The prediction has a mean pLDDT of 76. A computed fold for a 134-nucleotide RNA from Anaerosalibacter bizertensis, annotated as c-di-AMP riboswitch aptamer (ydaO/yuaA leader). The organism belongs to Anaerosalibacter, within Bacteria. It matches the Rfam family "c-di-AMP riboswitch aptamer (ydaO/yuaA leader)". Gene Ontology terms of the family: cyclic-di-AMP binding and regulation of gene expression. Rfam's curators write: This family represents a conserved RNA structure found upstream of the ydaO and yuaA genes in Bacillus subtilis and related genes in other bacteria. The ydaO/yuaA element is thought to act as a genetic 'off' switch for the ydaO and yuaA genes in its native state. It is believed that the element may be triggered during osmotic shock leading to activation of ydaO, a predicted amino acid transporter gene, and members of the yuaA-yubG operon which code for KtrA and KtrB K+ transporters. RNAcentral holds the sequence, with entries from Rfam.
C1' cells in the first nucleotide's frame, strides 16, 4: 500500500412498532408499571347480504392471482428505495402467520400491539408548491 472481515458509534431503510416518567437491580443497561403518539379488532341504527349447510368462515400484512416442461420456474395484482407530493428511468419485494365453527359496514363502548430485520454515501434525473434568509 491494496483487499476481506469482525465490533463500535453516527447517519439512515422496511415496520404501527417511536418518546417521556417511576420503580427496582448486577446500574452506558436491564426488568416491570404507567402515560403520550402511532397502530389493529370486537362492536348499534340505517344500508347491504336470502338463510344454513367443511368445497367451511375471517383477521393482520404490499404480498393476490395465473401458467409450466413441477417441488422448481416464469409472469402479475399491489408495495419500497435519505424531501411531503408528482412524472421518467433504474433496481428490489411480491412472505409469513393468527383465530377456531364465529364476527359485513358501525355511533357509543370496550378489548390488544408498540416487535423484528438491515445498510454506511446511501437509485438517479426533473417538474410544481410550501417555509426561511438576503
Nucleotide at each position: 500500500a491494496c483487499a476481506a472481515u469482525u465490533c463500535a458509534a453516527u447517519c439512515g431503510c422496511u415496520u404501527a412498532a417511536u418518546u417521556c416518567u417511576u420503580u427496582u437491580a448486577u446500574u452506558u443497561u436491564a426488568a416491570a408499571a404507567g402515560a403520550a403518539g402511532c397502530g389493529g379488532g370486537g362492536g348499534a341504527a340505517c344500508c347491504a347480504u336470502g338463510u344454513a349447510u367443511a368445497u367451511g368462515g375471517g383477521g393482520u400484512g404490499a404480498a393476490u392471482c395465473c401458467u409450466c416442461u413441477u417441488a422448481g420456474a416464469g409472469g402479475u395484482a399491489g408495495g419500497g428505495c435519505a424531501u411531503a407530493c408528482c412524472c421518467u428511468u433504474g433496481c428490489c419485494c411480491g412472505a409469513a402467520u393468527c383465530c377456531g365453527u364465529c364476527a359485513g359496514u358501525u355511533a357509543a363502548c370496550u378489548c390488544c400491539g408498540u416487535c423484528a430485520g438491515c445498510g454506511u454515501a446511501g437509485a438517479a434525473g426533473g417538474g410544481g408548491a410550501a417555509u426561511a434568509g438576503u